[in-house]
Context: one part of a larger RNA
RNA sequence: CUCUCGUUAAGGAACUCGGCAAAAUGACCCCGUAACUUAGGGAAAAGGGGUGUCUUCGUUGGUGAACCGUACAGGGGAGCCGACGGGGAUCACAGUUAAGAGGAUCAGGCGACUGUUUAGCAAAAACUCAUCACUCUGCUAAGUCGUCGACACAAGACGAUGUAUAGGGUGUGACACCUGCCCGGUGCUGGAAGGUUAAGGGAAGGGGUUAGUGGGAUUCGUCCUACGAAGCCUUGAACUGAAGCCCCAGUAAACGGCGGCCGUAACUAUAACGGUCCUAAGGUAGCGAAAUUCCUUGUCGGGUAAGUUCCGACCCGCACGAAUGGUGUAACGAUCUGAUCGCUGUCUCAACGAGAGGUUCG
Numbered sequence: 001c002u003c004u005c006g007u008u009a010a011g012g013a014a015c016u017c018g019g020c021a022a023a024a025u026g027a028c029c030c031c032g033u034a035a036c037u038u039a040g041g042g043a044a045a046a047g048g049g050g051u052g053u054c055u056u057c058g059u060u061g062g063u064g065a066a067c068c069g070u071a072c073a074g075g076g077g078a079g080c081c082g083a084c085g086g087g088g089a090u091c092a093c094a095g096u097u098a099a100g101a102g103g104a105u106c107a108g109g110c111g112a113c114u115g116u117u118u119a120g121c122a123a124a125a126a127c128u129c130a131u132c133a134c135u136c137u138g139c140u141a142a143g144u145c146g147u148c149g150a151c152a153c154a155a156g157a158c159g160a161u162g163u164a165u166a167g168g169g170u171g172u173g174a175c176a177c178c179u180g181c182c183c184g185g186u187g188c189u190g191g192a193a194g195g196u197u198a199a200g201g202g203a204a205g206g207g208g209u210u211a212g213u214g215g216g217a218u219u220c221g222u223c224c225u226a227c228g229a230a231g232c233c234u235u236g237a238a239c240u241g242a243a244g245c246c247c248c249a250g251u252a253a254a255c256g257g258c259g260g261c262c263g264u265a266a267c268u269a270u271a272a273c274g275g276u277c278c279u280a281a282g283g284u285a286g287c288g289a290a291a292u293u294c295c296u297u298g299u300c301g302g303g304u305a306a307g308u309u310c311c312g313a314c315c316c317g318c319a320c321g322a323a324u325g326g327u328g329u330a331a332c333g334a335u336c337u338g339a340u341c342g343c344u345g346u347c348u349c350a351a352c353g354a355g356a357g358g359u360u361c362g
Base pairs, nucleotide, nucleotide: 001357002356003355004354005353006352007351008350010348011347014346019343027051028050029049030048031047036041038174052090053089054088055087056086057085058084059083060082061081062080063079067075068074091095103341104340105339106338107337108336109335110333111332115127116126132171133170134169135168136167137166143158144157145156175328176327177326178325180258181257182256185255186254187251188250189249190248191247194246195245196244200240201239205235206234207233208232209231212227213226214225215224216223217222259277260276261275262274263273286320287317298314299313300312301311302310
């Protein structure tokens, strides 16, 4: 010097991002216990008091001698072993004498709760959850698994020894009060008149080939050229031809979306009101500088001597808002934020001691 402990005058969070760490509280019995509340809780709320030993009295549990009585039941209560309560006494600084054993309160955010999670930096406000809603599925159910192979096809299993009060999927997330407007876009569901549309069907026509025919040339062997039946080959219009798409409706607890400008009231300010443009519709209730507010340490109030945090309001919501749920909410939380009491070496400001290690010297 490092680590692990112990003690500390006066002060008591002045430390620090933050009371991190430490201290403090702690058992049992008695008294007593608020707001709020889903009436269960909150609650060990909070806050007080007691606890050793000896003695005495009372109540009481167990066991039960002598003795009485005899038909061996009963009576009887000494003694012994306890428990609880009252009184008195007594020792120590201190009696749950060591050890082990909640710190408490107030306010707010988030999540209802118990539970689960990143084995090895995150335990949470994340996941789950009961609840609610939508949607699919009529039973050989939907959905999932499985198998084969060039192509084309399984068998079988779970679901379920279940049957729509069931099973699958999705979202929300106890409970209370609620959940507004928009179907133009995307999706889904339904519709089938019209438009478009594949393979296939269908063959009008076109092209190639050439028996043959015409014309020209000819050394009569043939050659050049035009047309060209049947057959074969090739190409192929009209017409016909589903779903889908276009189209027509419905649907938002489907994905999602939910305006701008100008003017106006007996001071000023503001605008209940009016005008105008655009939209599918222009954000309703509730909440709001919020886990959301940039400007911003907004402004006002509270708490402090002093408060970028905190609480209560205001509303100018850069950029809240209703099951991507909105707003509340008792209880709960190794959650996050702020405040208070107690307590302390966290600090003012450090000191001493114990043990272990390091280092130096030997």

Predicted 3D model of a 362-nucleotide part of an RNA (large-subunit ribosomal RNA, domain IV) from an activated sludge metagenome. Its Rfam family is "Bacterial large subunit ribosomal RNA". Its family is annotated with structural constituent of ribosome and ribosome in the Gene Ontology. The full RNA is in RNAcentral, with records from SILVA.